């Protein structure tokens, strides 16, 4: 220098053109003499950035950025 992949709550992760899933974490409650476990509830996401297509974009197109990988 060129090709490919990837980016989603604090962390990990599913997902499809129609207001994002689960786990974990944190908080509260129940249970206990107390802790842990278990159970219930709650909080936590401008889906990497910009532009475009579309009635509608996390999803499609183009560009950019970070990371991974292959070739030279």
């Nucleotide at each position: 220098g060129g090709g490919g992949g990837u980016a989603u709550g604090g962390u990990c992760u599913a997902g499809u053109g129609g207001u994002a899933u689960g786990a974990u974490u944190u908080c509260u409650g129940u249970u206990u003499u107390g802790c842990a476990u278990a159970c219930a509830g709650a909080a936590g996401g401008u889906c990497c950035c910009g532009u475009g297509u579309u009635c509608g974009a996390u999803c499609c197109a183009c560009g950019g950025u970070g990371c991974c990988u292959c070739c030279a």
Record summary: The prediction has a mean pLDDT of 81. Transfer RNA from Thermochaetoides thermophila DSM 1495, 72 nucleotides, folded computationally. Taxonomically the source falls in Thermochaetoides thermophila (Eukaryota, sordariomyceta, Sordariomycetes, Sordariomycetidae). Its Rfam family is "tRNA". Gene Ontology term of the family: triplet codon-amino acid adaptor activity. The gene name in the source record is tRNA-Ala-TGC-2-1.